[in-house]
Context: one part of a larger RNA
Molecule: small-subunit ribosomal RNA, 5' domain
Organism: uncultured bacterium
RNA sequence: GGACGAACGCUGGCGGCGUGCCUAACACAUGCAAGUCGAACGGAGAUACUUUAAUAGCAAUAUUGAAGUAUUUUAGUGGCGGACGGGUGAGUAACGCGUGAGCAAUCUGCCUUUCACAGGGGGAUAACGUUUGGAAACGAACGCUAAUACCGCAUGAAGUACGAUGGGGGCAUCCCCGAGGUACCAAAGGAGCAAUCCGGUGAAAGAUGAGCUCGCGUCCGAUUAGAUAGUUGGUGGGGUAACGGCUCACCAAGUCAGCGAUCGGUAGCCGGACUGAGAGGUUGAACGGCCACAUUGGGACUGAGACACGGCCCAGACUCCUACGGGAGGCAGCAGUGGGGAAUAUUGGUCAAUGGGGGAAACCCUGAACCAGCAACGCCGCGUGAAGGAAGAAGGCCUUCGGGUUGUAAACUUCUUUGACGAGGGAAGAAAGAAAUGACGGUACCUCGAAAACAAGCCACGGCUAACUACGUGCCAGCAGCCGCGGUAAUACGUAGGUGGCAAGCGUUGUCC
Numbered sequence: 001g002g003a004c005g006a007a008c009g010c011u012g013g014c015g016g017c018g019u020g021c022c023u024a025a026c027a028c029a030u031g032c033a034a035g036u037c038g039a040a041c042g043g044a045g046a047u048a049c050u051u052u053a054a055u056a057g058c059a060a061u062a063u064u065g066a067a068g069u070a071u072u073u074u075a076g077u078g079g080c081g082g083a084c085g086g087g088u089g090a091g092u093a094a095c096g097c098g099u100g101a102g103c104a105a106u107c108u109g110c111c112u113u114u115c116a117c118a119g120g121g122g123g124a125u126a127a128c129g130u131u132u133g134g135a136a137a138c139g140a141a142c143g144c145u146a147a148u149a150c151c152g153c154a155u156g157a158a159g160u161a162c163g164a165u166g167g168g169g170g171c172a173u174c175c176c177c178g179a180g181g182u183a184c185c186a187a188a189g190g191a192g193c194a195a196u197c198c199g200g201u202g203a204a205a206g207a208u209g210a211g212c213u214c215g216c217g218u219c220c221g222a223u224u225a226g227a228u229a230g231u232u233g234g235u236g237g238g239g240u241a242a243c244g245g246c247u248c249a250c251c252a253a254g255u256c257a258g259c260g261a262u263c264g265g266u267a268g269c270c271g272g273a274c275u276g277a278g279a280g281g282u283u284g285a286a287c288g289g290c291c292a293c294a295u296u297g298g299g300a301c302u303g304a305g306a307c308a309c310g311g312c313c314c315a316g317a318c319u320c321c322u323a324c325g326g327g328a329g330g331c332a333g334c335a336g337u338g339g340g341g342a343a344u345a346u347u348g349g350u351c352a353a354u355g356g357g358g359g360a361a362a363c364c365c366u367g368a369a370c371c372a373g374c375a376a377c378g379c380c381g382c383g384u385g386a387a388g389g390a391a392g393a394a395g396g397c398c399u400u401c402g403g404g405u406u407g408u409a410a411a412c413u414u415c416u417u418u419g420a421c422g423a424g425g426g427a428a429g430a431a432a433g434a435a436a437u438g439a440c441g442g443u444a445c446c447u448c449g450a451a452a453a454c455a456a457g458c459c460a461c462g463g464c465u466a467a468c469u470a471c472g473u474g475c476c477a478g479c480a481g482c483c484g485c486g487g488u489a490a491u492a493c494g495u496a497g498g499u500g501g502c503a504a505g506c507g508u509u510g511u512c513c
Base pairs, nucleotide, nucleotide: 001513002512003511004510006509007508008507009506010505013382014381015380016379017378018377019375020374021340026338027337028336030335031334032333035080036079037078040077041076043074044073045072046071047070048069049068050067051066052065053064054063055062056061087293088292089291096218097217098216099215100214101213102212103211106210107209111206112205113204114203115202116201117200119153121151122150128143129142130141131140132139133138159184160183161182162181166177167176168175169174189198190197191196219265220264221263226256227255228254231253232252233251234250235249236248237247238246268290269289270288271287272283273282274281275280295316296315297314298313299312318329319328320327321326346372348371349370350369354368355366356365357364358363385415386414387413388412395406396405397404398403419454421449422448423447424446425445429440457502458501459500460499461498462483463482464481468497469496470495471494472493478485479484
């Protein structure tokens, strides 16, 4: 000098764009953050209409019950989604990350393309009803019912397995391809008057996503030198989507290490960021990629995908409810609270856009997102007026008492009106056949109006280092980055005037180069 997710002191006008718990991965009140589909299904309810029966009425009609139709709501079964999106950096020195290869050792829902198919049956179960247990959470027994829920049978192009007196490869154990054949494995319907649309099953390929393997790189310590028994390899069994000590039995005794094993400490990694002429050093906030975690530890289930933040089970700690028998909970989602701290924001608006989930769609959900609020926390822009104006006014300060200086500064005259303020108009962002659809927002922007009117501070002035005098103080009080100032004339302390520097900031502290 530059930089900062900064903090502190003094000060503070406006706007744009960003950024904002670095500490306790401490504990959390409250609300919201993942639902959706009635065009999969049986019920239940509501409204309207029609028919019918009963009752009341002389009648019109009213009420009640039943059935049907239409619209609508949805607790349950079922489907898809809750593995994305959002958060955090505790752990991890590792194929975790980066980079480059590889899988003849692999999987992949939804999506795209192509081919083929959907025949015929069955038994349940929730909801519901009855009874019943419990304070609650939540159940139990019996009975009834549906499906795109579940289970057999049939069909089987392709697929998988077996597979020749076949073909190819290999020195060989053996490996690859594999005709015909044999064996095995599917399915579901819904909407519509209909056309048709939306679905279903099997397969091939693609795309996307994921898994695994390897080369190289990836902090400090030797005051850590030996480490290792599923350890290293083999054979065989098991297991996985898949290779593999992944696991198990047996066999062998290996494997790693001074090119630093093991152990200990520290740490998420990278694109990047800061700095520097570069080499390099430092760093990993925000944005993007990968990884890991979700109160602590362990476990699997479901599923195309998890060993699953707002799923399940067990154990621990903690908190809450309880009728003491037993239950409930997990903000490192968005706000917010307590606590810790030098220190870090609103219990806001909207799904209008972008994107995501569901749905045929309308649409619903979305604290993702877009916006608004708070904060000079940062960067950038603008303003706090401009021109003229000497009796060089008054006042202040200094003075050799002549004057000097503040200083064209002010007053005064003329002018302008950015921002702020008031009034009027008023967007783009909206895309989709038309129409409708804007949270932001009556915002940006435009026009008009009024008046210089409402808007300047902070630090320094001994040298380094731009900027000096007076008074007070008297080794005191104090200053100080270094050298050093202060003990009676202190340009170094304190105040004042003046001056210098920067400016809505200026200084200080901390950290890095």